Predicted 3D model of a 72-nucleotide RNA (transfer RNA) from Acetatifactor sp. Its mean pLDDT, the model's own confidence on a scale to 100, is 82.
RNA sequence: AGGCGCUUCGCAUAACGGUGAGUGCACCGGACUCUGACUCCGGGGAUGGAAGUUCGACCCUUCUAGCGCCUG
Numbered sequence: 001a002g003g004c005g006c007u008u009c010g011c012a013u014a015a016c017g018g019u020g021a022g023u024g025c026a027c028c029g030g031a032c033u034c035u036g037a038c039u040c041c042g043g044g045g046a047u048g049g050a051a052g053u054u055c056g057a058c059c060c061u062u063c064u065a066g067c068g069c070c071u072g
Stems, first nucleotide, its partner, number of pairs: 001071007010025004018055001027043005048064005
C1' cells in the first nucleotide's frame, strides 16, 4: 500500500429495511431473611463517526476511525 472481517448499554450477545432496539450477567431500588447469600419483582443505561439511498436504516451505499487476519 492492497484485500477480507469485526465495531450495539459496564461485559457478553440478538434484531426480513417497518421492534417501544431485545436477552443474560453486572449495577440501582424493593420483597423475602435476625443479617447475608439464594430466589422473586421493578428500574436506569447502547447501534464507533459523518454523509447518501429510502416514506422508513443497527440493517443498503460512500468516506472515515479503531481492532484483527491475509498479501506484497

Source information:
Its Rfam family is "tRNA". It is annotated as a transfer RNA. RNAcentral holds the sequence, with entries from ENA.